This is a predicted structure of a 544-nucleotide part of an RNA (small-subunit ribosomal RNA, 5' domain) from a Pseudomonadota bacterium.
Context: one part of a larger RNA
């Protein structure tokens, strides 16, 4: 001097953009953060209102509503958010491998979607239970769940071709294996048909089995990757190998058998710190410190362990099991896990709203409409930080009172103020007012397209009409009045820009460093005056 996610003292007018538990991965009341589909499925209400019956008490049907629910199922939950314990490692960063390999949803593409059964929830009773839930009986739909049946192709085995590194790999045949679900819109043209519906037609969402593709993942390797040698020897699944098991796949990952062998001063083993990285600070650079905020990997969801499902998880807000701790309890059992957003309580120099909205941008379901979203988009509180603005502008010498300092002559604060002439940022007050939102939604209308029997159904386009905004009556704009509301902190002995009086008397004080202070202190304390910066300005930390 730069620089900080600061902190602390003194001050403190406004706006914009960022940033805000660096300590207790310490414990956590409340509320909410992951749900959706009825265009898969089967049940199915009530308030309340109509109306009939009754003297009433009530009762029955209609609407409400196939709506609320709650439950089979299906896809989400592995994303998005959060922390930085642990971890010195293939964990990361860069370069390749992967003939060792997966991959839901998505895009091409080819084929197929035929026919049959079953169960168990809701639910009906029935029993325990304080509760949390649990039994036991019966009933029933599905795109749930199980055989059959087909198999383009896929896998697997034999047998062959052709290459060949002798491990395969690849051509053709030929056996085996294993597959699926339906919904919803439209239309009565053909066929059954008497009208409706169906059946069937047709579009459209799906289903199933492979190819390809993207996109994400998993293993593998070279090579960087903190400090201790007051850490010199470590190692039996250890190191190969055979041969098996497991997984999507290599692979001592596992397990038998066999060989004795790996690894180390080029730093093993061991302890000590630590998330890594693009980057961030500083430095002319080489370097050095750093690893908030914002991306990109990893890891961890009270602690320890362990598998389910699932295309993916060994799963933050899923289960099990074991521990601490918490709370309920009828003492028999049971319930929980903010390191999501607020928010409390502790710890602490120290770090914020129990705020508002899905209207944007993104995600999850859904055919849509929509309906969730504490991501996110605002808002709030903090001078934390950057940046920008303001606290006026001209004139104004009797150099005015006052201060203060004199050599008593004056000198200084000082154009400074008063006073005159203005302006009107800002903040106040009144009026007016977005963009962010149309390539989004619905809805007619016309026109084209595909398929059709078909002017419907889908589907593109273009016109017309409507709807949507948390921020916010917020920005910005106009008008109002009027200098009014808006300056302070540090220093002034050298370094280091600034100088005199009083007070003090080695006191009481100061100090980065060198040094002031013991009676004339430009170094202490106060005054005036001056110097820096400036809505700040010093002080402490701590990088360079």
């Nucleotide at each position: 001097g730069a620089a900080c996610g600061a902190a602390c003292g003194c001050u403190g007018g406004c706006g914009g953009c960022g940033u805000g538990c660096u300590u207790a991965a310490c414990a956590c009341a409340u509320g909410c953060a992951a749900g959706u589909c009825g265009a898969a499925c089967g049940g199915g209400a009530a308030c309340g209102u109509c109306g009939g019956g009754g003297c009433a008490a009530c009762u029955c049907g209609g609407c409400u509503a196939g709506u609320a629910c709650a439950g089979u199922g299906g896809c989400g939950c592995a994303c998005g958010g959060g922390u930085g314990a642990g971890u010195a490692a293939c964990a990361c960063g860069u370069a390749g491998g992967u003939g060792a390999u997966c991959u839901a949803c998505c895009u091409c593409u080819c084929g197929c979607u035929g026919g049959g059964g079953a169960a168990a929830a809701a639910c009906u009773c029935c029993g325990g239970g304080a509760a949390a839930c649990c039994g036991a009986a019966g009933c029933u739909a599905a795109u749930u769940c199980c055989g059959c049946a087909u198999g383009c192709g896929u896998u697997c085995g034999c047998c062959u071709u052709a290459c060949u590194g002798c491990g395969g790999u690849u051509u053709g045949g030929c056996g085996a294996a294993g597959a699926a679900a339906g919904g919803u819109g439209g239309c009565c043209u053909c066929u059954u048909c008497a009208u409706g519906a169906a059946a069937g037609c047709u579009a459209u969402c799906g289903g199933c089995g492979a190819g390809a593709g993207a996109u994400g993942a998993g293993c593998c390797u070279g090579c960087g990757u903190a400090c201790c040698a007051u850490u010199a020897g470590c190692u039996u699944g250890u190191u190969g190998g055979c041969g098996g098991g497991g997984u999507a796949a290599u692979g001592g990952c596992c397990c038998a058998c066999c060989a004795a062998g790996g690894c180390u001063a080029c730093g093993a083993u061991g302890g000590u710190u630590a998330g890594c990285u693009g980057a961030u600070c500083u430095g002319a650079g080489a370097g050095g410190a750093u690893g908030a905020u914002c991306a990109g990997c990893c890891a961890c969801a009270c602690u320890g362990g362990a598998a389910c499902u699932g295309a993916g998880a060994c799963a933050c807000g899923g289960u099990c099991c074991a521990g601490a701790c918490u709370c309920c309890u009828a003492c028999g059992g049971g319930a929980g896990g903010c390191a999501g957003c607020a928010g409390u309580g502790g710890g602490g120099a120290a770090u914020a709203u129990u705020g508002c909205g899905c209207a944007a941008u993104g995600g999850g379901c859904g055919a849509a409409a929509g309906c969730c979203u504490g991501a996110c988009g605002c808002a709030g509180c903090a001078a934390c930080g950057c940046c920008g603005c303001g606290u006026g502008a001209g004139u104004g010498a009797u150099g005015a009172a006052g201060g203060c300092c004199c050599u008593c002559g004056g000198g200084u604060c000082g154009u400074a103020a008063a006073g005159c002439u203005c302006u009107g940022u800002c903040a106040g007050g009144a009026g007016g007012a977005a963009c962010g939102a149309a390539u989004a939604g619905c809805u007619c209308u016309c026109g084209g397209g595909a398929a059709c029997a078909a002017u419907a159904c889908c589907u593109c386009g273009a016109g017309g009409g409507u709807u949507u905004g948390a921020c916010g009556g917020u920005a910005c704009c106009u008008c109002c009045a009027g200098a009014g509301g808006a300056a302070g902190c540090a220093c002034c002995g050298g370094c280091u820009a600034a100088c005199u009086c009083c007070g003090u008397g080695c006191c009481a004080g100061c100090a980065g460093c060198c040094g002031c202070g013991g009676u004339a202190a430009u170094a202490c304390g106060g005054a005036g005056g001056g110097u820096g910066c400036u809505a700040g300005c010093g002080u402490u930390g701590u990088u360079c």

Model confidence (mean pLDDT): 85 of 100.